[in-house]
Context: one part of a larger RNA
RNA sequence: UUGGGCGUAAAGAGCUCGUAGGCGGUUUGUCGCGUCUGUCGUGAAAUUCCGGGGCUUAACCCCGGAUCUGCGGUGGGUACGGCCAGACUAGAGUGCAGUAGGGGAGACUGGAAUUCCUGGUGUAGCGGUGGAAUGCGCAGAUAUCAGGAGGAACACCGAUGGCGAAGGCAGCUCUCGGGGCUGUAACUGACGCUAAGGACCAAAACCAGGGGGAGCGAACAGGAUUAAAUACCCGGGUAGCCCCUCCCUAAAACAUUGCGCCCUAGGUGUGGGGACCCUUCCACGUAUUCCGCGCCGUAACUAACGCAUUAAAUGCCCCGCCUGGGGAGUACGGCCGCUUGGCUCUCACUC
Numbered sequence: 001u002u003g004g005g006c007g008u009a010a011a012g013a014g015c016u017c018g019u020a021g022g023c024g025g026u027u028u029g030u031c032g033c034g035u036c037u038g039u040c041g042u043g044a045a046a047u048u049c050c051g052g053g054g055c056u057u058a059a060c061c062c063c064g065g066a067u068c069u070g071c072g073g074u075g076g077g078u079a080c081g082g083c084c085a086g087a088c089u090a091g092a093g094u095g096c097a098g099u100a101g102g103g104g105a106g107a108c109u110g111g112a113a114u115u116c117c118u119g120g121u122g123u124a125g126c127g128g129u130g131g132a133a134u135g136c137g138c139a140g141a142u143a144u145c146a147g148g149a150g151g152a153a154c155a156c157c158g159a160u161g162g163c164g165a166a167g168g169c170a171g172c173u174c175u176c177g178g179g180g181c182u183g184u185a186a187c188u189g190a191c192g193c194u195a196a197g198g199a200c201c202a203a204a205a206c207c208a209g210g211g212g213g214a215g216c217g218a219a220c221a222g223g224a225u226u227a228a229a230u231a232c233c234c235g236g237g238u239a240g241c242c243c244c245u246c247c248c249u250a251a252a253a254c255a256u257u258g259c260g261c262c263c264u265a266g267g268u269g270u271g272g273g274g275a276c277c278c279u280u281c282c283a284c285g286u287a288u289u290c291c292g293c294g295c296c297g298u299a300a301c302u303a304a305c306g307c308a309u310u311a312a313a314u315g316c317c318c319c320g321c322c323u324g325g326g327g328a329g330u331a332c333g334g335c336c337g338c339u340u341g342g343c344u345c346u347c348a349c350u351c
Base pairs, nucleotide, nucleotide: 004322005321006320007305008304012319014201016199017198021194022193023192025088026087027086028085029084031082033081034080036076037075038074039073040072041071042070048066049065050064051063052062053061054060091191092188093187094186095184096183097182098181099180104176105175106174107173109171110154115149116148117147118146119145120144121143125136126135162169163168209243210242211241216240220236222234223233258317266296267295268294269293270292271291272290273289274288277285301306324351325350326349333344334343335342336341
């Protein structure tokens, strides 16, 4: 390189945007660049292949033909790809009318509960466990009532439910601005798809500065257990929380890249719209359509498991990635980072 693959065997980048590049709807005309064809020149000879001939044969040598798949000139063709010019609306986008939502940011605010403080009542225990002990308590605890402080999280609704590109998102209200879906068909007229480099975002934990600290609780020390117990259990308890900065990794998972098209039995649940019938109107119901989220299940596919209009079916476009196990996602180098470290990424050797 050809070829084969990427749900679970090695393999889809955590996610999105987007540059170059690759690919790209319907139609008319021009050109004739790609492309097709004729012809001319060139493509040295030897070599190679085919046919024939000469050394007794062969190797070897000689003759003829083919090949030399190429390049250039010139005549012609124009379906397809392309350039240029024009037109279109089914892709894409805009407008208008609606609509659902824990999508995001900021500000305000609410109730329950825990803890603490003050005061009242009240007395000897409380707490904890498999059983205990450490611990708390006559300086009045636990229990109970009233008042106050503060931080963190939002019971029920709540769901196999919703939203978001992913990470993720849940008390209530307001402000700001994002996306989706439905209907309409007024506008633009291919403006599209993908995306190497590049850029934004990115759970948890960690880092720096400032604030906060109720509960829980890595580290830490104490009580138990035990042969030991750097654990499981118990009583304490620092970081951990917020703002702002950094980090850039996860079994970041649907272990399944993105977009659109085509083909192929259905059944069922659920969320958001539209239109039909019914109804005085609404609601319920009826029959149907568009967009999501699930479950079951043919054909097909699959090594099997399974997947199956949300494909892992059938065909197409672009990107990423894989090539035996260990060594190793390591060493060295480079880039990034305040740091921990991250990204890129071997070889020797060995089985």
Predicted 3D model of a 351-nucleotide part of an RNA (small-subunit ribosomal RNA, central domain) from Micrococcus sp. The RNAcentral record of the full RNA draws on ENA and SILVA. The coordinates come from a structure-prediction model, not an experiment, and the mean pLDDT is 83.